Transfer RNA from a Patescibacteria group bacterium, 73 nucleotides, folded computationally. It was read from a public genome assembly. NCBI's taxonomy places the organism under Bacteria, Bacteria candidate phyla. Rfam family: tRNA. Rfam classes the family as a transfer RNA.
RNA sequence: GGGCCGGUAGCUUAGCUGGCAGAGCGUCGCGUUUGCAUCGCGAAGGUCGAGAGUUCGAAUCUCUUCCGGUCCA
Numbered sequence: 001g002g003g004c005c006g007g008u009a010g011c012u013u014a015g016c017u018g019g020c021a022g023a024g025c026g027u028c029g030c031g032u033u034u035g036c037a038u039c040g041c042g043a044a045g046g047u048c049g050a051g052a053g054u055u056c057g058a059a060u061c062u063c064u065u066c067c068g069g070u071c072c073a
Base pairs, nucleotide, nucleotide: 001072002071003070004069005068006067007066010025011024012023013022019056027043028042029041030040031039049065050064051063052062053061
């Protein structure tokens, strides 16, 4: 230098067939308990790596770019 894969909540990640951004763990509150744990209910937490384009509409498609991994040279 070139090819491929990945980047989404604090962590691990689903969703890429364009149409409400989700799950588990964690955090906080309430209930349950003498108390803790477990369990149940609820809440907060996301510029979907960044920028631009296409579209009525983009995490998803296109282009550029950053970071990580891997292969080739």